RNAcentral holds the sequence, with entries from MGnify. Predicted 3D model of a 127-nucleotide RNA (c-di-AMP riboswitch aptamer (ydaO/yuaA leader)) from a soil metagenome.

RNA sequence: AGCCAAACUCGCUCGAUGAGCGAGGCGGGGGAACCAACAAGUUCCCGGGGUGAAUCGCACGGAGACGUGCGUAGGCGAACUCCUUUGAGCCGAACCCGUCAGCUAACCCCGCAGGCAUAAAGAGGAG
Numbered sequence: 001a002g003c004c005a006a007a008c009u010c011g012c013u014c015g016a017u018g019a020g021c022g023a024g025g026c027g028g029g030g031g032a033a034c035c036a037a038c039a040a041g042u043u044c045c046c047g048g049g050g051u052g053a054a055u056c057g058c059a060c061g062g063a064g065a066c067g068u069g070c071g072u073a074g075g076c077g078a079a080c081u082c083c084u085u086u087g088a089g090c091c092g093a094a095c096c097c098g099u100c101a102g103c104u105a106a107c108c109c110c111g112c113a114g115g116c117a118u119a120a121a122g123a124g125g126a127g
């Protein structure tokens, strides 16, 4: 002086290098009407839902759960700031609810973590 992300700012209190509370701001969930959905038959399976870019396909291994590899929906990616554009490279996870939730005004509830770093390099416009 910056990057990803909602994950920041201010104030007060305390037993104080942290904790608690409140306000503003940002983010998420639940929750009417209207709308959506709804019926019948067959087979298979046994739940369903949420945050997030993080889904899905093929091959191999495995009894399975799953693992590995190659791809992929999607995401990040310019150090004065903002917008547009190009895109080397990178990510393409993890967790939560607990049989339950479509949308959803009022209303109710919750979060403000964590991980990185001398970074690929350009162009146009505005300041």
Base pairs, nucleotide, nucleotide: 002116003115004114008024009023010022011021012020013019014018025112026111027110028109029108030107035102047100048097049096050095051094056071057070058069059068060067061066074091075090076089080127081126082125083124084123085122
The coordinates come from a structure-prediction model, not an experiment, and the mean pLDDT is 81. Of the family's consensus pairs, 96% are formed in the model.